[in-house]
Order: sequence, then structure tokens, then C1' cells
RNA sequence: AUUUAUUUUUGGGGUUUGGUGAGAUUCCAUACCGGCAGUAUAUAGUCUGCGAACGCCGUAUGUUUUUACGGCGCCGACAAGGUGAGAUUCCUUGACCGACGGUUAAAGUCCGGAUGAGAAAAGAUAAAU
Repeated sequence: AUUUAUUUUUGGGGUUUGGUGAGAUUCCAUACCGGCAGUAUAUAGUCUGCGAACGCCGUAUGUUUUUACGGCGCCGACAAGGUGAGAUUCCUUGACCGACGGUUAAAGUCCGGAUGAGAAAAGAUAAAU
């Protein structure tokens, strides 16, 4: 230094200012936010892949549908111009997207499952090479 095993820690942001209304951080105008890895040197919410959520199935547990694990499925959205050797990643302009349940009224931003889970990152120890 590499690989493997065990283990510790870290690991998601955001409703401003007005309008309507009996009632809205949910509607209208405006505002704000952007997980992880990769992508030949050059940086990504919109490229490629992954994660959470949700659905189905199996196994174990339990006993009347609970919990855990595994598998499968599902899973949003971008163009034009410029620079450059190289950019759907930078710069300019104009767009677009955002799980489920709840709510006096429809939610990416409020409350809740969640002091959860987790892609992954950093470190520690041991062994092997």
C1' cells in the first nucleotide's frame, strides 16, 4: 500500500413578501431548497447508477396480522447560446421536477412515521499478501 473481517463516528436542504378567504406557510403572484457514487484533465436536483418511501412475493418469528431479513417491482424533471483540447456538469438566458399519511382549504418547504432507515464517507483494530 492492497484485500478481507470486525467495529466506531458522520451521513438532506427549503414558504420571504403580498393577495383572496370564515379558514391556506397547502390556492394565486413572488420567494426558497437540491442526498450518495460515477462521468478521461472540468464542479450535475434534470446524464448514468444508487438510497429513502410505496407495492408484491418468500423465509423466520409470532399468532391473527406484527416484526426482522431477503428477492422482485415501482421510482420526477432541460433546452438554447458561449468558452475550451475536453463540460447535457462551468458561464449567460429561459424552463422544468419533487414519496406516503395528516390538515378548518389542494403542501418539494408545516406536522407525523423518523431520537427511524440509508446510498455512502472518514477513522480504528486484526489477519493475509
The prediction has a mean pLDDT of 81. FMN riboswitch aptamer (RFN element), 129 nucleotides, folded computationally. Of the family's consensus pairs, 100% are formed in the model.